RNA sequence: UGGAGGAGGUGGACGUCCGCUGCGUCGUCACCGGCGCAGAGGAAGGUCCGGACUCCAGACGGGCAGCAUGCCGGGUAACGCCCGGCCGCGGCAACGCGAGGGAAAGUGCCGCAGAGAGCAGACCGCCUCUGGAACCGACCGGAGGUCAGGGUGAAAGGGUGCGGUAAGAGCGCACCGCCUUUCCGGUGACGGAGAGGGCACGGCAAACCCCAUGCGGAGCAAGGCUAAAUAGGAGGGUCGAGGGUCGCCCGUCCCCGCCGCCCACACCAGUGGGCGAGGCCCUCGGGUAGGCUGCUCGAGCCGAACGGAAACGCUCGGCCCAGAUGAAUGGACGUCGCCCUUCACGGGGUACAGAAUCCGGCCUACAGCCUCCUCCAACCG
RNA sequence: GCGCCCGUAGCUCAGCUGGAUAGAGCGUCAGACUCCGGAUCUGAAGGCCGUGGGUUCGAAUCCCGCCGGGCGCACCA
Numbered sequence: 001u002g003g004a005g006g007a008g009g010u011g012g013a014c015g016u017c018c019g020c021u022g023c024g025u026c027g028u029c030a031c032c033g034g035c036g037c038a039g040a041g042g043a044a045g046g047u048c049c050g051g052a053c054u055c056c057a058g059a060c061g062g063g064c065a066g067c068a069u070g071c072c073g074g075g076u077a078a079c080g081c082c083c084g085g086c087c088g089c090g091g092c093a094a095c096g097c098g099a100g101g102g103a104a105a106g107u108g109c110c111g112c113a114g115a116g117a118g119c120a121g122a123c124c125g126c127c128u129c130u131g132g133a134a135c136c137g138a139c140c141g142g143a144g145g146u147c148a149g150g151g152u153g154a155a156a157g158g159g160u161g162c163g164g165u166a167a168g169a170g171c172g173c174a175c176c177g178c179c180u181u182u183c184c185g186g187u188g189a190c191g192g193a194g195a196g197g198g199c200a201c202g203g204c205a206a207a208c209c210c211c212a213u214g215c216g217g218a219g220c221a222a223g224g225c226u227a228a229a230u231a232g233g234a235g236g237g238u239c240g241a242g243g244g245u246c247g248c249c250c251g252u253c254c255c256c257g258c259c260g261c262c263c264a265c266a267c268c269a270g271u272g273g274g275c276g277a278g279g280c281c282c283u284c285g286g287g288u289a290g291g292c293u294g295c296u297c298g299a300g301c302c303g304a305a306c307g308g309a310a311a312c313g314c315u316c317g318g319c320c321c322a323g324a325u326g327a328a329u330g331g332a333c334g335u336c337g338c339c340c341u342u343c344a345c346g347g348g349g350u351a352c353a354g355a356a357u358c359c360g361g362c363c364u365a366c367a368g369c370c371u372c373c374u375c376c377a378a379c380c381g
Numbered sequence: 382g383c384g385c386c387c388g389u390a391g392c393u394c395a396g397c398u399g400g401a402u403a404g405a406g407c408g409u410c411a412g413a414c415u416c417c418g419g420a421u422c423u424g425a426a427g428g429c430c431g432u433g434g435g436u437u438c439g440a441a442u443c444c445c446g447c448c449g450g451g452c453g454c455a456c457c458a
Base pairs, nucleotide, nucleotide: 001377002376003375004374005373006372007371008370009369010368012336013335014334015333016332017331018330020039021038022037023036024035025034026033027032041352045363046362048361049360050359051358052357053219054218055217056216058253059252060251061250062249063248064247066215067214068213069212070211071085072084073083074082075081086100087098088097089096090095101210102209106208107207108204109203110202123150124149125146126145127144128143129142130141131140132139158176159175160174161173162172163171177199178197179196180195181194182193183192184191185190223293224292225291226290233284234283235282236281237280238279239278242256243255244254259276260275261274262273263272264271265270286457287456288455300319301318302317303316304315306313307312337350338349339348340347341346382454383453384452385451386450387449388448391407392406393405394404400438409425410424411423412422413421431447432446433445434444435443
């Protein structure tokens, strides 16, 4: 200098005028007005995970089913998130990516091609013997041997080399791989070394499944208070003496209820059946389209010290930072900054996008600018 | 705001327990029939299965992320 990798920040500034929302304060009976302060984001977005909070008379335990997660260690309120590590793959490297448990529990699938696709397989080839056939070879045929080579395929029952053999083959040996086992290092995933075994065990679990772990459901339109209006209506189901946990079943406890009429049996206690009041659920019909609350101080933000390799934790000090609902946070003009264009004057542009109960993440969108670290190549010193 | 569903020829839908060159009806085009048109018969064109990745030998189908569209949920009694 060029190219590349990683981490992070920023993402307009000022002035004038006119407006909007909230809070405080002053004036005012009130309406309202004056003044002061505050007023979108890194993603407020998608609603994909995890929580807080609230409700569902149920709580706990067990079983079945369903869903999710899945190397190891740590962090966290929790997580499918984050940090660090291991292994595999890609890259010369910095570094990046990985749904990364189990295929020697079982079931299933492996189309086409190919001889053979799952306890494999002689199509071509190679080799031996033999017949035509008479010395060899070649050719045609028969009986065998062979998985080394060709060919098919995503995949053909370890790889390379030497020996061996009629030709071959873990048939034998060396190295690599694999399996079993012992020791060492590591919290662990895993790594290293030794010994033994000729090798048994194809792939797919984002196929069923198995193993381990976790999970009650609904969601601020949750929920509470209140105003007004209507037909406080109709039909069906269920309980009716038992019922109740929002997938189902069982157990222990707990909560609520056990009212009325009729009939039958019975000496009574009571038992059985039916109907109703009442409770709950569903559907239809009717009314309202209001207010207050939940509502914003919170796993909060900033700074420093300490612990830790990091995620993060802890202590101290400081700060208060949107709460709308016909849904505020804006508009116009001017100057400057930045980018494009023009010789110049001038002209154009200035990203993605906007809270809705609140947090922690993930994912996705984003013009331009800035900072730091690292790697590779070339050149110079 | 919250919950749920769908996307395959121009339109309406199959296929979605992985093995294809993706089918059907209507429509379109061409030909036949007819004096002409309709109906009918014959034939053809038309799709990268919304989009981008992943798993797998192989994806419309299985998994993940986006994009687009649709539906439901208010209180009172």
Two RNAs folded together computationally: RNase P RNA and transfer RNA, 458 nucleotides in total. It holds a member of the Rfam family "Bacterial RNase P class A". About the family: Ribonuclease P (RNase P) is a ubiquitous endoribonuclease, found in archaea, bacteria and eukarya as well as chloroplasts and mitochondria. By type it is a ribozyme. The prediction has a mean pLDDT of 80.